[in-house]
């Protein structure tokens, strides 16, 4: 570093619920919720790389297996997408 699972958090397209209707349907997200969105600065897996060791090999180089390391990180306004929203994308941006 790059992909997945998931959370915190979002929100209404579809399901559910709720209200009006007899009904086709209409409205509510000021409806806990499933389906959906989802974290640089949350959790976690797998790959990649870093360092070391062991095995094949006469040495290298290579293949392979085991270990251990991937750290630190406050943060708008404002704009984008998507049905809409957001900790989501400009962005580890500005500051």
């Nucleotide at each position: 570093g790059g992909c997945g699972g998931c959370u915190a958090g979002g929100g209404u397209u579809c399901c559910g619920g709720c209200u009006c209707g007899c009904a086709u349907g209409a409205g509510c997200g000021u409806c806990u919720g499933g389906u959906c969105c989802g974290a640089g600065a949350g959790c976690u897996g797998c790959c990649g790389c870093c360092c070391g060791g062991g095995a094949g090999c006469g040495u290298a180089a290579c293949u392979u297996c085991c270990g251990g390391g991937u750290g630190c990180a406050c943060g708008g306004c404002g704009g984008g997408a998507u049905a809409a929203a957001a900790g989501c994308c400009c962005g580890g941006g500005a500051g």

Predicted 3D model of a 95-nucleotide RNA (Guanidine-I riboswitch aptamer) from uncultured Bradyrhizobium sp. Model confidence (mean pLDDT): 84 of 100.